The part of an RNA shown here (large-subunit ribosomal RNA, domain II) has 687 nucleotides and comes from an Actinomycetes bacterium.
[in-house]
Context: one part of a larger RNA
RNA sequence: GCCAGCGAGUUACGGUAUGCGGCGAGGUUAAGCGUAAGCGGAGCCGUAGCGAAAGCGAGUCUUAAUAGGGCGCUUUAGUCGUAUGCUGUAGACCCGAAACCGGGUGAGCUACCCAUGGGCAGGGUGAAGCGAGGGUAAGACCUCGUGAAGGCCCGAACCCACUUCGGUUGAAAACGGAGGGGAUGACCUGUGGAUCGGAGUGAAAGGCUAAUCAAACCCGGAGAUAUCUGGUUCUCGCCGAAAUAUAUUUUGGUAUAGCCUCGCGUGUUUACUUGCGGUUGUAGAGCACUGUUUGGCCUAGGGGCCCCACAAGGUUACCGAAGUCAGAUAAACUCCGAAGGCCGUAAGUCCAGAGCGCGGGAGUCAGGGUGCGGGGGAUAAGCUCCGUAUCCGAGAGGGAAACAACCCAGACCGUCAGCUAAGGUCCCUAAAUCCAAGCUAAGUGGAAAAGGAUGUGCGAGUGCACAGACAACCAGGAGGUUGGCUUAGAAGCAGCCACCCUUUAAAGAGUGCGUAAUAGCUCACUGGUCAAGUGUUCACGCGCCGAUAAUGUAACGGGGCUCAAGCUAGGUACCGAAGCUACGGGAUCCAGCGACUUUGGUCGCCGGGUCGGUAGGCGAGCGUUCCCAUGCCGGAGAAGCGGCGGCGUAAGCCAGCCGUGGAGGCUUGGGAAGUGAGAAUGCUGGC
Numbered sequence: 001g002c003c004a005g006c007g008a009g010u011u012a013c014g015g016u017a018u019g020c021g022g023c024g025a026g027g028u029u030a031a032g033c034g035u036a037a038g039c040g041g042a043g044c045c046g047u048a049g050c051g052a053a054a055g056c057g058a059g060u061c062u063u064a065a066u067a068g069g070g071c072g073c074u075u076u077a078g079u080c081g082u083a084u085g086c087u088g089u090a091g092a093c094c095c096g097a098a099a100c101c102g103g104g105u106g107a108g109c110u111a112c113c114c115a116u117g118g119g120c121a122g123g124g125u126g127a128a129g130c131g132a133g134g135g136u137a138a139g140a141c142c143u144c145g146u147g148a149a150g151g152c153c154c155g156a157a158c159c160c161a162c163u164u165c166g167g168u169u170g171a172a173a174a175c176g177g178a179g180g181g182g183a184u185g186a187c188c189u190g191u192g193g194a195u196c197g198g199a200g201u202g203a204a205a206g207g208c209u210a211a212u213c214a215a216a217c218c219c220g221g222a223g224a225u226a227u228c229u230g231g232u233u234c235u236c237g238c239c240g241a242a243a244u245a246u247a248u249u250u251u252g253g254u255a256u257a258g259c260c261u262c263g264c265g266u267g268u269u270u271a272c273u274u275g276c277g278g279u280u281g282u283a284g285a286g287c288a289c290u291g292u293u294u295g296g297c298c299u300a301g302g303g304g305c306c307c308c309a310c311a312a313g314g315u316u317a318c319c320g321a322a323g324u325c326a327g328a329u330a331a332a333c334u335c336c337g338a339a340g341g342c343c344g345u346a347a348g349u350c351c352a353g354a355g356c357g358c359g360g361g362a363g364u365c366a367g368g369g370u371g372c373g374g375g376g377g378a379u380a381a382g383c384u385c386c387g388u389a390u391c392c393g394a395g396a397g398g399g400a401a402a403c404a405a406c407c408c409a410g411a412c413c414g415u416c417a418g419c420u421a422a423g424g425u426c427c428c429u430a431a432a433u434c435c436a437a438g439c440u441a442a443g444u445g446g447a448a449a450a451g452g453a454u455g456u457g458c459g460a461g462u463g464c465a466c467a468g469a470c471a472a473c474c475a476g477g478a479g480g481u482u483g484g485c486u487u488a489g490a491a492g493c494a495g496c497c498a499c500c501c502u503u504u505a506a507a508g509a510g511u512g513c514g515u516a517a518u519a520g521c522u523c524a525c526u527g528g529u530c531a532a533g534u535g536u537u538c539a540c541g542c543g544c545c546g547a548u549a550a551u552g553u554a555a556c557g558g559g560g561c562u563c564a565a566g567c568u569a570g571g572u573a574c575c576g577a578a579g580c581u582a583c584g585g586g587a588u589c590c591a592g593c594g595a596c597u598u599u600g601g602u603c604g605c606c607g608g609g610u611c612g613g614u615a616g617g618c619g620a621g622c623g624u625u626c627c628c629a630u631g632c633c634g635g636a637g638a639a640g641c642g643g644c645g646g647c648g649u650a651a652g653c654c655a656g657c658c659g660u661g662g663a664g665g666c667u668u669g670g671g672a673a674g675u676g677a678g679a680a681u682g683c684u685g686g687c
Base pairs, nucleotide, nucleotide: 001687002686003685004684005683006682011090012089013088014087015086016085017084018083019082020081021080022079023078026045027044028043032039033038049056050055059071060070061069062068093231094230096228100221101220102219103218104217105216111195113193114192115191116190117189118188119187120185122154123153124152125150129146130145131144132143133142134141158182159181160180162179163178164177165176166175197213199209200208201207234621235620236619237618238617239616244257245256246255247254248253258364259363260361261360262359263358264357265356266355269354271349272348273347274346275345276344277343278342279341280340284336285334286333290330291329292328294326295325296324297323301319302318303316304315305314306313367392368391369390370389371388372387373386374385375384376383397408398407399406412585413584414583415582417581418580419579423575424574425573426559427558428557432572434571435570437568438567439566445561451545452544455542456541457540459538460537461536462535463534464533472529473528474527475526476525478502479501480500483497484496485495508523512521513520586611587610588609589608590607592605593604594603595602596601622676624673625672626671627670628669629668631666632665633664640660641659642658643657644656645654646653647652
């Protein structure tokens, strides 16, 4: 891992609701007795309430009250049994702690201690003391020798465990190899003995106390508790949620409400549309209020300057309240103010698993995406928090290459029938290489901004132009004058000021280059040649640049596409889904009719509606084991097992057949449950 078997809402006693049954203003017994029938009426519930109670009683309590008020009466159905749903108390659907407490067992491991024994190759160093010699006044001191101290040195046994390599389903649940430390000591070690569970022991690491230690191990309380995780076993049918509010030592829990379901009642009260009436202060707008705010005018006051003993006065390219004119701005501004929303009312629609009331049963309290209106954030987030709509959740099908929530569309079943939606129709790939007209040249299409540009199409305006424009070419582009100032210089051309006059077809006191300054080149402007358009502005359509990322094209799904297979507007066909239609079938709800009936209901026909579905509610069934009754089968072969064949909408079943097997089994009607397995890192066994 697979297979087989086992494996989870039970039982007792209360409560409550519903179904069925008995009796009924009553119902019923418990213990006990009895073989049984039965006896047993104690007790309990109901038939009366009110009061804390004494108590009174169709009333009573409050109270001084015959007042008022509260709860009652006037309105009557209960009770016992049984089944089912739910609930309470119990282990209470099953498995699962970390732990807590009690009583015991452990120091043959290890920690420390006590008693008594044992062990430490070899080599080195050479303290004190002592002796001798020297030395001194005596010493101190020096030298040589002797001596043998030391938690001394080197290094085996022995003890330890610092480094590294290997080992890591190991040779080993701590080892092996090579090195390393101590090795006469706070040394190592044998044997016997002492100390233990909130306790011991500890040169102290929370270490160690039998591979276990921030409280050992064993048994018990014990099925501790687990607002947590996992698991919870056959089928079909009808309906079908929630992820919110409030409260919470509460936020992954729970209670009540909301939303779902079932029963009974009510019977359009619901919903939508339209009309009418009411309500509101948002969008927008506005500045009348409250604030913010730009400029002008005016101006109290302040500052500067002048004047000035003081007081006063004058003036001001300063500041400036208030006022005023013009222009803005606001979630917490409003002189205004929609669309909508909400409430009421009338009519229409005549339908929907509408509304409402009472009662039984739930689940839900982590929601999520998208559009729109907002708060927070950065007018970030697949961000976060509200509102509103929708979908996913709990929704399959078609489209978007793939893609919970985007677009289309809500799947009862069948069909080798048809029509459509979104989206598509060159090939992959079902359907147009469709029609008519434009645009794009960028593979734009098939990713992006500010900004930039003689891309290109279309429209509008305007200047110049056959009295000759634009471009090109030829020629001119002058004089006063080197204007004045400035300056070393300033001559059109560093800078400042002015920008006139003349000759002219025309020519600036000069457009750019240039010079130290001149010079020189050029432009504006004019004539000629040529010959028909040429400049400029605005708006729109489609394109261009801006454009850089990590394995490999990789920013159309691919091939590939250019009067398109791209884009714009228009047209006609077709394809395309579980949508719609057609035909057949089923279930369910409602209404009608008919038959049967134990009056509970069941069956049949016809019509209409409905039939996606998680949590969850409700209904109807299949199957297993045993019991009672019933009718049957079986050695001429039961069950079980293997195979074949058939039936039913499913769980399943079998008219049957063959083989195996060798003694029990089944139908029908009831009853009772150790009643259904794929999951629980499930348990046991096998492979």

The sequence was found in a public genome assembly. Rfam family: Bacterial large subunit ribosomal RNA. NCBI's taxonomy places the organism under Bacteria, Bacillati, Actinomycetota, Actinomycetes.